[in-house]
Context: one part of a larger RNA
This record gives sequence, C1' cells and structure tokens, in this order.
RNA sequence: GAACGAACGCUGGCGGCAGGCUUAACACAUGCAAGUCGAACGCCCCGCAAGGGGAGUGGCAGACGGGUGAGUAACGCGUGGGAACCUACCUAGGGGUACGGAAUAACUCGGGGAAACUCGUGCUAAUACCGUAUACGUCCUUCGGGAGAAAGAUUUAUCGCCUUUGGAUCGGCCCGCGUCUGAUUAGCUAGUUGGUGGGGUAACGGCCUACCAAGGCGACGAUCAGUAGCUGGUCUGAGAGGAUGAUCAGCCACACUGGGACUGAGACACGGCCCAGACUCCUACGGGAGGCAGCAGUGGGGAAUAUUGGACAAUGGGCGCAAGCCUGAUCCAGCCAUGCCGCGUGAGUGAUGAAGGCCUUAGGGUUGUAAAGCUCUUUUGUCCGGGAAGAUAAUGACGGUACCUGGCGAAUAAGUCACGGCUAACUACGUGCCAGCAGCCGCGGUAAUACGUAGGUGACAAGCGUUGUCC
Repeated sequence: GAACGAACGCUGGCGGCAGGCUUAACACAUGCAAGUCGAACGCCCCGCAAGGGGAGUGGCAGACGGGUGAGUAACGCGUGGGAACCUACCUAGGGGUACGGAAUAACUCGGGGAAACUCGUGCUAAUACCGUAUACGUCCUUCGGGAGAAAGAUUUAUCGCCUUUGGAUCGGCCCGCGUCUGAUUAGCUAGUUGGUGGGGUAACGGCCUACCAAGGCGACGAUCAGUAGCUGGUCUGAGAGGAUGAUCAGCCACACUGGGACUGAGACACGGCCCAGACUCCUACGGGAGGCAGCAGUGGGGAAUAUUGGACAAUGGGCGCAAGCCUGAUCCAGCCAUGCCGCGUGAGUGAUGAAGGCCUUAGGGUUGUAAAGCUCUUUUGUCCGGGAAGAUAAUGACGGUACCUGGCGAAUAAGUCACGGCUAACUACGUGCCAGCAGCCGCGGUAAUACGUAGGUGACAAGCGUUGUCC
C1' cells in the first nucleotide's frame, strides 16, 4: 500500500447492487417448510339432483429441493483413464394384455386404556394379493430340456398395464498422478498379503467364509500423533509464490448421540421405522411423546451478524388427463453505512475586506468571497396528477413501486482524524517529569509547533479513525 462475512469510537442525507452467527454440530416455546391423485377402489356425510366434502385401501412422490461442516489426511476431493454393473419417470423399436381364486382396511358390533393407541367378531372393493394358461424375443441349461407376465379406467379422443431390445440421464465400482504439520512418532500388519472352493452383491474384489502358502507396507517416511471438509475460485503480488476456501457453483459427509435394517429403481432415509443412551415434556404412575445443522423466532455463548413479513405473479419441483392443489425452493418486501458504486448537502455575483473569533511588534494580520446582500437553479425533499416492462388470450406478491409531467421552496442534509520527524498541515493559552501522549524515534522537570483547550491549517468524506487478520 491492498484486502475483509469484520468489530469498536465519533458522526450520519438519498439511491442502486450485493452481503449479513466466523462463537455453542449449545438447548429449543410457537407457526409454517411434502404432498397429490375420485380418470385405480369400496364406504360415510351434505344435497331433490347436479355436485361437493371426509377418513381408509391403492398409486406416484417423500432418496429432489433446503441446512450444516461435526467427522474425514481418505480414491474424500481434483484431474486423467478403466470394466465386471444398475437406472423409476423420459424416449425409439418388437411382442402381448386370456381365464380364475382367496383375503383385507374402511364400515358394523363388542371390549381394553387417562392418553398414545389397541384387541376381537362379522361384511366388502380394487390398477392391492395369489394361481392357471400362453411366451417373438428374455433367463437358466448337463443342450435333452426347464423357468418366468399382465390391470384396468374414462367424457370413446385416449391414458394405462406386462415382457423384451436399444437410447438418454442419474448413479455404484476400480486404477495412475496430485492433495497440511511433526522422526522429541521407526518399525507396522493375522483377514493381515496372495491362491483355491463356496457364499454374497446390480457389479469386480478378503466384501465374507473354509483350507493352503507366508506374505504385504516402510527413511521416496509406513505406523502413530496433531490439524483440516476438498475444488472451481477469493485476497495479495510485476511474476514466481504466499495466504485462504464467507456469499455463487461442483463433489463429499452429517441430521440429538451410537447401532440396525425395512420399503423402494434409488436410502441404510433431516421433517420414515426399530433398539440403546443422554436430555425435555405429558401421565390417572400402568405407560406414552419429542428431535430447527429447513424458514422465521427464543434463551445461551459472544466484540459481533436481520422479520415469529408477502406471494406462488415469474422460474423450477411433486402429484394429476386436466382444472388445480402443495412448495419458508424461489421471487419479493422489512432491518443493518457491512461493502462496492453513483448522487447531494447549492450555483453565480458580492470588499467599507462588515461583525464576531484568534494572533499581534497594537500599526495591523488572519478566518475571508467566507458571510450578509443581490440574481438564479431544484438533483434530493415534499405535494398533486399519470403510470409500466416483467405475461402468453387470462393471471403481478413486488406496487400505485420504478419512471414521467407539474407545483413549492436554498429550502431537509458534514463529519472524522491529524498537524515534532517518518508524513501533507502552526500559533496562543493552560499544565510544569504532574496530568497526559506514543506505530517507531521519543515528548512533558516554567516560553511544550509532541500533553489539554482554542483559533488556524492539512487529509479523506457519508463517512473517518482505531483494533484484529492475511499478502
């Protein structure tokens, strides 16, 4: 000198764009954040009907989106390759969609419980479940053969269902190279390294298991310990490099702590389930309920970080044939000089150089064209009127916002730090090694340009200065 997710002190007019718990991955009151489909199904309620509503069975979605960085020094990430894989919805093509069956929720009746909820009896439907048939292609095969499917709905236009081959997309796995500090950590390793058989997986593999062999890694730093999410990037620097990883984007990991699986195309699942633990709450003491590192918000911690706001209008997502519903994603608004950028706080004229202040050698000098006065302007402000684009035939939260026209009136708007040298900017008074200043050198003990006040001056300016951190 530059920079910052900054904080603190003093001060503070406006707008645009951005940013806003870096600390306790501490605990959380309350509301909302994931539903949707009656064109799969039976039932109940309202209604004359049309139609509307409700819980339940069923389907799809809750694996996305959103948050956080605790853990992780690792194929986690970055980059470049690889072969033994999966992929709902989407898309292109081939083939099919036949005949039957038994249940069950809702509901009824009865019972238990404070509640959460739950048990029994009876009835019923389906695109829920099961069987038989069929099989171009598919799978297995000892090549003889064997195995395996479907679901209907409707407004009659279609939407579906099953099987199979491709595509696209998403993902799983493996490898080369790169990826912090410590040797005051030198040896580490028994599923350990490899093989065979078997199991398991979507898939390769000690992934698991039995047996066999005795290997594997290491001063080119194994192991251990500490620290840490990684990257694109960001800051700085002429560069090389150094530091860093907020916002935005990609990947990873986590969801009260630890463990586990279920369902599913996909999870070992933030707002799903089970078990254990800590904590909080309810209880009729028998038993139950919960998980903000989603958006707001509260307590706490801290130098320090915002509203318990509006709307689905746009973009995108889920479901649905659609109308539409849901969406704290998102788009907006609110708060904060936190940052960057822009604008303003007036312009011209005005000398008897007014008054006042300060200094003075008492003559004067300076503040200073500064003020007043005169002549203008109206950015900003305020008042009235008009009024968008963003949206497509309709639909605008933002918003009567941005913007435009007109009226008013210099009106509403300047501070902060410094002035011994480094370093731009000096005098007076007070104080008297005191009070104090200070980044370094150093000032202050009676004329202090260094302390305090005043006048003046310098620098920057809606900011200025200090502190912290990094280059």